A computed fold for a 102-nucleotide RNA from Deinococcus marmoris, annotated as TPP riboswitch aptamer (THI element). Taxonomically the source falls in Deinococcus (Bacteria, Deinococci, Deinococcales, Deinococcaceae). The RNAcentral record of the sequence draws on Ribocentre. It matches the Rfam family "TPP riboswitch aptamer (THI element)". For this family Rfam cites "Thiamine derivatives bind messenger RNAs directly to regulate bacterial gene expression" (Winkler et al., Nature, 2002). Its family is annotated with thiamine pyrophosphate binding in the Gene Ontology.

[in-house]
Order: sequence, then C1' cells, then structure tokens
RNA sequence: CUGCGUCACCGGGGGUGCCUGUCCUUUUAGGGCGGGCUGAGAAACACCCCAACGAACCUGAUCCGGGUCAUACCGGCGGAGGGAGCGUGACCGGCCAGCCCC
Repeated sequence: CUGCGUCACCGGGGGUGCCUGUCCUUUUAGGGCGGGCUGAGAAACACCCCAACGAACCUGAUCCGGGUCAUACCGGCGGAGGGAGCGUGACCGGCCAGCCCC
C1' cells in the first nucleotide's frame, strides 16, 4: 500500500404480509388480544443490509409461470433501474520498500 477476509465500534439504510378465532367501536371498515403459514425478521430495543453479476430493500408490478385456504409462498423478471460509509480500529492474509545478519 492492499483485500468481494474476520470481528468490534460509530454512523446510516430497510421491511413488517397472508389465513384465522375472539372482543371492541364512531359497524361492512378499523382497532385490541390470540392461533396458523413463509421468512433472519411479519413492530421486535429484535432482525437484515451499507457499494452492489448473487441480490437489505424499493420500482417495473393490479407483471409472467407454478403452487396454496390465502399471500410480495416458490421460480422468473434479474448481469434490469434505483438504493444507505468507498467510516474507524484490531486481527489475519497478500504485495512493495528500507535496515540488520548469514
């Protein structure tokens, strides 16, 4: 000097859906408390992500295919477009140079 490396810290970004029981209300909609599904996370003092061709997340999208009681469930789209530090420290690895010894 360097690294799609590991950890920590500081800072920043992000999502919260579907089905269902019950209760309440200003009653056809919304809210409270539970159960079930997927998931890291479905409001947690939690989880995930921070430079992006391996995907935090958003857009396209009231998208396409499959499947489900149902869903942003799975796959495609996707090397798409956008998206928050090219932060600090320690460790580990790599490279270069100087000095000493043989």